[in-house]
RNA sequence: CAACAAUUAGGGUCCUGCCAAAAGGCAGGGACUGAAAGCCAAAGGAUCUACGCGCUCACCAAGCGCUAUGAUAGACUGGCUGCCGAA
Numbered sequence: 001c002a003a004c005a006a007u008u009a010g011g012g013u014c015c016u017g018c019c020a021a022a023a024g025g026c027a028g029g030g031a032c033u034g035a036a037a038g039c040c041a042a043a044g045g046a047u048c049u050a051c052g053c054g055c056u057c058a059c060c061a062a063g064c065g066c067u068a069u070g071a072u073a074g075a076c077u078g079g080c081u082g083c084c085g086a087a
Base pairs, nucleotide, nucleotide: 004085014029015028016027017026018025019024032074038080039079040078043077044076046072047071048070052066053065054064055063056062
């Protein structure tokens, strides 16, 4: 300087305000985690939501069905970046 596999255990909360139809996101507080729980949703599936559309109903509400263009990387694989450092 380069390479650097696999396995086990533990952990994997929340509150307030705002945005959104929701999933969820952002900010503050704050718990957990501690080589990837960093970044990528225009890499692959997977999961979540259903504004919208259709049906039911005189109508509304409610309910049911369909669907991401929405969302999730602190869900998985994958890619990129990356501290220390044995065997």
A computed fold for an 87-nucleotide RNA from Desulfosporosinus lacus, annotated as c-di-GMP-I riboswitch aptamer. The model forms 95% of the base pairs in the Rfam consensus. Lineage of the source: Bacteria > Bacillati > Bacillota > Eubacteriales > Desulfosporosinus. The RNAcentral record of the sequence draws on Ribocentre.